[in-house]
RNA sequence: CGGGGUGUAGCUCAGCCUGGUAGAGCACACGGUUUGGGGCCGUGGGGUCCCCGGUUCGAAUCCGGGCACCCCGACCA
Numbered sequence: 001c002g003g004g005g006u007g008u009a010g011c012u013c014a015g016c017c018u019g020g021u022a023g024a025g026c027a028c029a030c031g032g033u034u035u036g037g038g039g040c041c042g043u044g045g046g047g048u049c050c051c052c053g054g055u056u057c058g059a060a061u062c063c064g065g066g067c068a069c070c071c072c073g074a075c076c077a
C1' cells in the first nucleotide's frame, strides 16, 4: 500500500440481509425465600448502536468518507 472481517449496556453477543418501541445472557441494585452465605424466584437501573456526513416521514440497519482492532497479500529488510 491492496483485499476481507469486526465495532451495539460493565463483559460475551443477537438484531442489520428485508429501515418502523434498541434486546438476551452474565454482572450490578433492591425485594422474597434462608439463622447467615450460596442457590433459586421476582422487580429494577444501566446505551453518543465507533465517528462525521448523506438518503428518507423515519437509520443500529441503506449510501459516502474516516478511525480502531484482527486476518491475508504485497513492499522493505
Base pairs, nucleotide, nucleotide: 001073002072003071004070005069006068007067010026011025012024013023020057028044029043030042031041032040033039050066051065052064053063054062